[in-house]
């Protein structure tokens, strides 16, 4: 100087409040007193995957969406761990939507003759205003028809040969992705893009706690429109099944449950490289509903500014305290984050 990982997220005390819980007391409601609890690593974005709840649930087809090297892990995943391959870096390490481009279609700006089955210049031959051969060389471009060398030829060219690359096959190693070795192939059949359509493989019902349930007059009661074989219901279509559907105005817009004990947390031990799993002991850690978890004072800490000081150190004064904030609950991902601390490595 740099790479990887982890932790913390101002501290303590006084006073005044707020939301739940427990105990006591007063005649119910409720009030009062005491005790104890009260935001996060991301509570956020709502991007994935689940639990839970209701609706649908019979089958077929179509459409749509997601994923895309291998093995493992998990309740599950598009997450995570390990490995393979490719790329970047001197290195620690980092990055990768990483199946298919001879199934088909499409696109490849500018430049260039040409962006795929190419002749502009050049080179060569001839019957020379032209015709034919030629992808060595030049020029253009992000990309130009395998590369280098030798032979060969009129000039050239995998035309031939050697090596490299590529393709196919076999063997060996590996659970596998894949790797290595050997053999064969010059009809080596022909550029790139699939985060273009598409093709292939695998997977996928819908809506969400304003789900939903109970108390209750509480999906009540009123009016209108459409419809008796159509309409509606499940993404669409067909079969099948079920059922009236929609609109208007009005009332209630209350209480309780769901709601926080859970794929939970801590410690130890054990299996595994790891993700993660097994066992034992201990623990209980917010449940608000217009939304509580705060305010203020003092001391200290950190940062910044000013003053003092030749400078460093030190001292004084003032200001500030990162990002943010539960709303059914978990597992991830992503994004935001002042300052401080620790470990490993180049």
């Nucleotide at each position: 100087a740099g790479g990887g990982g982890a932790a913390u997220g101002g501290a303590c005390g006084g006073c005044c409040g707020c939301u739940g819980g427990g105990u006591g007391u007063u005649u119910u409601a409720a009030g009062c007193a005491c005790c104890g609890a009260g935001a996060g690593g991301a509570a956020a974005g709502u991007c994935c995957g689940a639990g839970c709840u209701c609706c649908a649930c019979u089958c077929g087809g179509a459409a749509g969406g997601a994923u895309g090297c291998c093995c493992g892990u998990u309740a599950a995943c598009g997450g995570c761990g390990g490995g393979g391959c490719g790329g970047g870096g001197u290195g620690a390490c980092c990055c990768g939507a990483c199946g298919g481009a001879a199934a088909g279609u499409g696109c490849c700006a500018c430049a260039g003759a040409a962006a795929c089955a190419a002749a502009c210049c050049g080179c060569u031959g001839c019957c020379u205003a032209g015709c034919a051969g030629u992808a060595a060389g030049g020029g253009u471009g992000a990309a130009a028809a395998g590369g280098u060398g030798a032979g060969g030829u009129a000039a050239g060219a995998g035309c031939u040969c050697a090596c490299c690359g590529c393709a196919u096959g076999u063997u060996u190693g590996g659970u596998a992705a894949c790797a290595a070795a050997c053999a064969u192939g010059g009809u080596c059949c022909a550029g790139g893009c699939a985060a273009a359509c598409c093709c292939c493989a695998u997977c996928c019902g819908g809506a969400g706690c304003a789900a939903g349930g109970c108390c209750u007059a509480a999906u009540a009661g009123g009016g209108g429109u459409c419809a008796u074989a159509a309409g509606g219901g499940u993404u669409c279509c067909g079969a099948a099944c079920c059922u009236g559907a929609c609109c208007c105005g009005g009332g209630u817009u209350g209480g309780c449950c769901g709601c926080u004990c859970g794929a939970c947390c801590u410690u130890g031990u054990u299996g595994g490289c790891a993700a993660c799993g097994g066992c034992a002991a201990g623990g209980c850690u917010a449940g608000a509903u217009a939304g509580a978890u705060g305010g203020u004072c003092g001391u200290c800490a950190a940062u910044u500014a000013u003053c003092u000081a030749a400078a460093c150190a030190g001292g004084a004064u003032a200001a500030u305290u990162a990002c943010a904030g539960a709303a059914c609950u978990c597992g991830g991902c992503u994004u935001a984050c002042a300052g401080u601390u620790c470990c490993c490595c180049u």
This is a predicted structure of a 346-nucleotide RNA (Bacterial RNase P class A) from a marine eukaryotic metagenome. The model forms 95% of the base pairs in the Rfam consensus. Model confidence (mean pLDDT): 76 of 100. RNAcentral holds the sequence, with entries from MGnify.